The prediction has a mean pLDDT of 81.
The part of an RNA shown here (small-subunit ribosomal RNA, central domain) has 345 nucleotides and comes from a metagenome.
The RNAcentral record of the full RNA draws on SILVA.

Context: one part of a larger RNA
RNA sequence: UUGGGUUUAAAGGGUGCGUAGGUGGCCUUAUAAGUCAGUGGUGAAAGCCUGCAGCUUAACUGUAGGACUGCCAUUGAUACUGUAGGGCUUGAGUACUGAUGAGGUAGGCGGAAUUGAUAGUGUAGCGGUGAAAUGCAUAGAUAUUAUCAAGAACACCGAUUGCGAAGGCAGCUUACUAAGGAGUUACUGACACCAGGCACGAAAGCGUGGGGAUCAAACAGGAUUAGAUACCCUGGUAGUCCACGCCAUAAACGAUGAUUACUCGAUGUAUGCGAUAGAUUGUAUGCGUCCAAGCGAAAGCGUUAAGUAAUCCACCUGGGGAGUACGACCGCAAGGUUGAAACUC
Numbered sequence: 001u002u003g004g005g006u007u008u009a010a011a012g013g014g015u016g017c018g019u020a021g022g023u024g025g026c027c028u029u030a031u032a033a034g035u036c037a038g039u040g041g042u043g044a045a046a047g048c049c050u051g052c053a054g055c056u057u058a059a060c061u062g063u064a065g066g067a068c069u070g071c072c073a074u075u076g077a078u079a080c081u082g083u084a085g086g087g088c089u090u091g092a093g094u095a096c097u098g099a100u101g102a103g104g105u106a107g108g109c110g111g112a113a114u115u116g117a118u119a120g121u122g123u124a125g126c127g128g129u130g131a132a133a134u135g136c137a138u139a140g141a142u143a144u145u146a147u148c149a150a151g152a153a154c155a156c157c158g159a160u161u162g163c164g165a166a167g168g169c170a171g172c173u174u175a176c177u178a179a180g181g182a183g184u185u186a187c188u189g190a191c192a193c194c195a196g197g198c199a200c201g202a203a204a205g206c207g208u209g210g211g212g213a214u215c216a217a218a219c220a221g222g223a224u225u226a227g228a229u230a231c232c233c234u235g236g237u238a239g240u241c242c243a244c245g246c247c248a249u250a251a252a253c254g255a256u257g258a259u260u261a262c263u264c265g266a267u268g269u270a271u272g273c274g275a276u277a278g279a280u281u282g283u284a285u286g287c288g289u290c291c292a293a294g295c296g297a298a299a300g301c302g303u304u305a306a307g308u309a310a311u312c313c314a315c316c317u318g319g320g321g322a323g324u325a326c327g328a329c330c331g332c333a334a335g336g337u338u339g340a341a342a343c344u345c
Stems, first nucleotide, its partner, number of pairs: 004316003007299002012313001014200004022193002025088007033081002035077008048066007091191001092188004096183002103177007110154001114150008125136002162169002205246006215239001219235004257312006265290011294301002318345003327338004
C1' cells in the first nucleotide's frame, strides 16, 4: 500500500461540546481548476516488444516500426466535483402555545426508624450463635412509658415505569434552570457529522474546615480450626455526610461509536393528539417483549439490527514478558496518560 475485522475469539474512545482536515440537501447562472476529447511539441541513445536483414545457425549485431501509459502548450465539451453569484425548504435551528418526567442547582419543611440523654414503672437477666463465649447488667441493664437531642436515609406508592450526553437521579414543597417530543403559524436558510483541544465524569482515595446517628476497611477480643493473619460473634478508628479544591479511573456494559436513509409482521407500556354512545380503536414519539426475510462460527441479532447502504471518528494483528521498563506530560500524594524491547512458548 492492497485487503480483513472490532456483542461473546485481539479490537468501540466513559460521555458530551467543538477547531483543523475529510465528507455533505434541492434549483439555477457564470467560470473552466479537477474531469473528458482533438491537435502540436517533448518524452536522448542503449535496453524492451514486433517485422526484416548480416555473420553456416544461435548468442550477437544492423535497420524500420511500436512502446515510453508522462509532462508542456493550445483549441473545444460542461454531466459530475470545485470556485463565484442568485434562489428554495424537506436536513438543522429559533420563537409561540398547552401538556409530561426520581433531569440539574439552591433553600425550606416532614414523619417512621436508629443511637444517646433525663425521668417514671419494674427485676434478674439481656444480647448473640450451628452451639458458645467475649460484651452489657443490682452503680438497676434488657423490656416499657414520657420528654429532649443528633445525624443520616427516604418504607408503602414502585413497575418489565420515567428522566438525563454519560456518570447518574426517588419523602413533600418553593425559586431558578436544562432537555427531547407534539401542534400551529411565523422566522433563519444547509448553519450538518468530527483528530488535537475544552468541559463533565460512580466508588474509593487526597488537602483544608465542619459534622459524626448508623454502618464499617484497619485494629482488638471471643469462637471455629491441625492452623484461621478468614468466613460467624462482640466492640471499633479512618471513611460513610456537608462546603470548597484535587484525583480522572470502573465488568464507566447493551462487553454493541456517531449521523443519515431503506427493509414483513405481532404485542405490552409511557406521554400527547384524534374517532366512537360504549367495550374499543387510529396516529405520532419514546421505552420494552416475540418473530419473517436477511445476517452470523454459533449463541443469537432481527425497523431499538449484529440486515441493506453512505460518510466520519476510535481501535485490533499469536500467548507470556506487560499495560511492565525507560522517557515525556499531568498529579500534593496515591497514581494516571502515552507505551516498548530482550527473552520465552